RNA sequence: GGGCACAUAGCUCAGUUGGUUAGAGCGCUGUCCUCACACGACAGAGGUCCCUGGUUCAAGUCCAGGUGUGCCCA
Repeated sequence: GGGCACAUAGCUCAGUUGGUUAGAGCGCUGUCCUCACACGACAGAGGUCCCUGGUUCAAGUCCAGGUGUGCCCA
């Protein structure tokens, strides 16, 4: 220098041919339980879906550019 893949909650990830509200597990907080802790039960908080722009009535999803990470080729 060229090519490919990925980027969604604190972590690991799902998200169906663009459409009801953006979700799961773990973690975190509170309550119950216990003498207390753990386990368990219930409830809750937490998101600019990497950035910018475009297409569309509507974008996490499609398109273009950029950034970062990984892999391959030279």